[in-house]
RNA sequence: ACAAUAUAUAAAAACUUUUUUCGUAUAAUCCCCGGAAUUGGCCUGGGAGUUUCUACGAGAUCACCGUAAUGAUCUGGCUACGAAAAGAAGAGAUGGCGGA
Repeated sequence: ACAAUAUAUAAAAACUUUUUUCGUAUAAUCCCCGGAAUUGGCCUGGGAGUUUCUACGAGAUCACCGUAAUGAUCUGGCUACGAAAAGAAGAGAUGGCGGA
């Protein structure tokens, strides 16, 4: 000086991936422990539900209750997956025009 192996460190490259609609799932639902309020009607946690991650609440109206328990109806979603449309970016082909 070169080669191989192992370890450590450093550097480079990686464009676009947006929106809307529809479908499926889930009824934005059901069950329960504990705690709180009553000018109030909530909070925390657990479970079920989905070939499913997440979410499982809010508002309005009506009713109901009286210290302990809420009910009905309506409205508008998130998330996951699939499909379609539009948009954006990039590449290629063909044609036209102009120039060499």
A computed fold for a 100-nucleotide RNA, annotated as Purine riboswitch aptamer.
Its mean pLDDT, the model's own confidence on a scale to 100, is 76.
It matches the Rfam family "Purine riboswitch aptamer". The literature on the family includes a 2013 paper in Nature by Reining et al., "Three-state mechanism couples ligand and temperature sensing in riboswitches". Rfam links the family to the GO term purine nucleobase biosynthetic process.
The sequence was found by an Rfam model in a public genome assembly.
The model forms 100% of the base pairs in the Rfam consensus.